Context: one part of a larger RNA
RNA sequence: UGACGGGGGCCCGCACAAGUGGUGGAGCAUGUGGUUUAAUUUGAUGCAAUGUGAAGAAUUUUACCUGGAUUUGAUAUUUCGAGAAAUCUUUUGAAAAAUUGAUGUGCCCUUCGGGGAAUUCGGAGACAGAUGUUGCAUGGCUGUCGUCAGCUCGUGUUGUGAGAUGUUGGGUUAAGUUUUGCAACGAGCGCAACCCCUAUCUUUAGUUACCAGCGAUUUGGUAGGGGACUUUAGAGAUACUGCCCCGGUUAACGGGGAGGAAGGUGGGGAUGACGUCAAGUCCUUAUGGCCUUUAUGUCCAGGGCUACACACGUGCUACAAUGGAUUGUAUAAAGGGUUGUUAGUUUGCGAAGGUGAGCUAACCCUAGAAAGCAGUUCUUAGUUUGGAUUGGAGUCUGUAAUUUGACUCCAUGAAGCUGGAAUCGCUAGUAAUUGCGGAUUAGUAUGCCGCGGUGAAUACGUUUUUGGGCCUUGUACA
Numbered sequence: 001u002g003a004c005g006g007g008g009g010c011c012c013g014c015a016c017a018a019g020u021g022g023u024g025g026a027g028c029a030u031g032u033g034g035u036u037u038a039a040u041u042u043g044a045u046g047c048a049a050u051g052u053g054a055a056g057a058a059u060u061u062u063a064c065c066u067g068g069a070u071u072u073g074a075u076a077u078u079u080c081g082a083g084a085a086a087u088c089u090u091u092u093g094a095a096a097a098a099u100u101g102a103u104g105u106g107c108c109c110u111u112c113g114g115g116g117a118a119u120u121c122g123g124a125g126a127c128a129g130a131u132g133u134u135g136c137a138u139g140g141c142u143g144u145c146g147u148c149a150g151c152u153c154g155u156g157u158u159g160u161g162a163g164a165u166g167u168u169g170g171g172u173u174a175a176g177u178u179u180u181g182c183a184a185c186g187a188g189c190g191c192a193a194c195c196c197c198u199a200u201c202u203u204u205a206g207u208u209a210c211c212a213g214c215g216a217u218u219u220g221g222u223a224g225g226g227g228a229c230u231u232u233a234g235a236g237a238u239a240c241u242g243c244c245c246c247g248g249u250u251a252a253c254g255g256g257g258a259g260g261a262a263g264g265u266g267g268g269g270a271u272g273a274c275g276u277c278a279a280g281u282c283c284u285u286a287u288g289g290c291c292u293u294u295a296u297g298u299c300c301a302g303g304g305c306u307a308c309a310c311a312c313g314u315g316c317u318a319c320a321a322u323g324g325a326u327u328g329u330a331u332a333a334a335g336g337g338u339u340g341u342u343a344g345u346u347u348g349c350g351a352a353g354g355u356g357a358g359c360u361a362a363c364c365c366u367a368g369a370a371a372g373c374a375g376u377u378c379u380u381a382g383u384u385u386g387g388a389u390u391g392g393a394g395u396c397u398g399u400a401a402u403u404u405g406a407c408u409c410c411a412u413g414a415a416g417c418u419g420g421a422a423u424c425g426c427u428a429g430u431a432a433u434u435g436c437g438g439a440u441u442a443g444u445a446u447g448c449c450g451c452g453g454u455g456a457a458u459a460c461g462u463u464u465u466u467g468g469g470c471c472u473u474g475u476a477c478a
Base pairs, nucleotide, nucleotide: 001478002477003475004474005473007472008471009470010469011468012467013466015462016461019426020425021424022423023422026317027316028315029314030313031312032311033310034308035307042053043052064303065302066301067300068299069298070297073127077126078125079123080122081121082120086103087102088101091098092097107116108115109114129292132290133289134288138286140281141280142279143277145275150189151188152187153186154185155184156165157164158163169180170179171178195269196268197267198266200237201236202235203234204233205232206231210226211225214224216222240263243257244256245255246254247253319419323378324377325376326375327374328373329372335366336365337364340359341358344355345354346353347352385416390411391410392409393408394407395406396405432454433453434452435451436450437449438448
């Protein structure tokens, strides 16, 4: 000087407390461990691995296993020889591949002998190749402490020196934010601000959006028309403790008030200092070393990654009456669409099928939002709860749905009556609840990423638990 302390002081955070809803019990989905297996490819392992790489394993993917093939190779450069390229085709085979026949002579230069470009086949080696190994050889990228308020430097001063000072003290802040004092004076990386979205207004512009007034109407903003409103997207304005009162050191700032759409960082996002964990990744890619080279490379078919006494994590659905069923009825936002989205019509109980308009989209489609509200019914039961499991019949995608897809209909109707110890999230348009969309995809979402609708309770406070910051103290630690 740090680190540590079941030392002290001050402060903060859904850290506790106050509330609220879960997980832990059940069934299922998904990941992991374990076990099994010819193979169940592999990385990740406290927080910070376990719905993670994987925004989508039937084949492909695919790295694994079994079998069938291959050895200058599926791919790159070079060299030699031959033929333009290319198209069609026979046989064997699971395919890879091996094999047969036919058509075809193009482009550029030319001394008419030939040469060249592109491309294919064959030979030869140099070499290619490797999702083989080392993330403890590395780059790059990422997680984490932590959006925590810290981490440093120059000059000066001080100490024999390691170092100290500045950065500490009194206040204050979300903040090393700022003020004041001071052997310090300045500066840098962080904080804040500048950026994006959102909340209010003005203005510009009105089509595909809008419809107040006018009149038309097939009663649909539908046609005329309008440029007000909504909205869209450009440009601006607005918030700064600016104003008032009180407190405070005449400070920084704090408390209250006015005006205002909004008030003291208005609400979200992006943004992650010096560093820590030899943290993660050689299976994105790049790359040193090592290993392999008739194989640890390459091609193909089938299987596996989906197994199943079990254990754990993360979720979904429930256990019902604040509910189930049924009829009617109301209201979104944000997205996506030509390899597409699909209106309407028609067949089917349905998943879907046939036909088929519009739309490269503020135009057409997806598209019916759902919870809600108003009736009716069920009446506390393992039930008209719950839907697992199983049987049968189907639909769709795709070469293919057996291993192993999703969905529909009929039947079946399991556990489950609110969950031990323990443990997690959340402070406001939040939790909870409710639907909708998107990426990935031929098909496959309870995951992920977004969107709106309805919409709470509680916070006395910092004694305690946990993590962190500053000061101080002790030290058998470095």
The prediction has a mean pLDDT of 83. Small-subunit ribosomal RNA, 3' major domain from a metagenome, 478 nucleotides, folded computationally.